[in-house]
RNA sequence: AAUAUUCUUUGGGGCGAGGUGCGAUUCCUCACCGGCAGUAAAGUCUGCGAAGGAAGUUUUUACUUCCCCGAAUCGGUGAAAUUCCGAUACCGACGGUAUAGUCCGGAUGGGAAAAGGUUAUU
Numbered sequence: 001a002a003u004a005u006u007c008u009u010u011g012g013g014g015c016g017a018g019g020u021g022c023g024a025u026u027c028c029u030c031a032c033c034g035g036c037a038g039u040a041a042a043g044u045c046u047g048c049g050a051a052g053g054a055a056g057u058u059u060u061u062a063c064u065u066c067c068c069c070g071a072a073u074c075g076g077u078g079a080a081a082u083u084c085c086g087a088u089a090c091c092g093a094c095g096g097u098a099u100a101g102u103c104c105g106g107a108u109g110g111g112a113a114a115a116g117g118u119u120a121u122u
Stems, first nucleotide, its partner, number of pairs: 001122004006117005016030004031102002033092002035048004043090002052067006072088005094105003
């Protein structure tokens, strides 16, 4: 250093102003936010995770498999960018509540993965 092993830690952001209304951080106008890996640096490309559904197992706390899973264009630079720069757009689970990406809740949960250590082999 590589591969395997096992442990520990880390591992999601955002409603501010005005308006209407009995009532809205939910509606309207403006505002604000962007998990992980890959790749020329990505919310919108590819893949993964989370959320939702089904079946099976069963030690019904759960585990496995499958399904489902939002949204971008134009111009510029360059060897290379749907990733950078400029412009203009667009998207955001479920339950609650005056209709919620931003509030409350499941969740002191789960998790892609990242970092560090252990041991073994080469």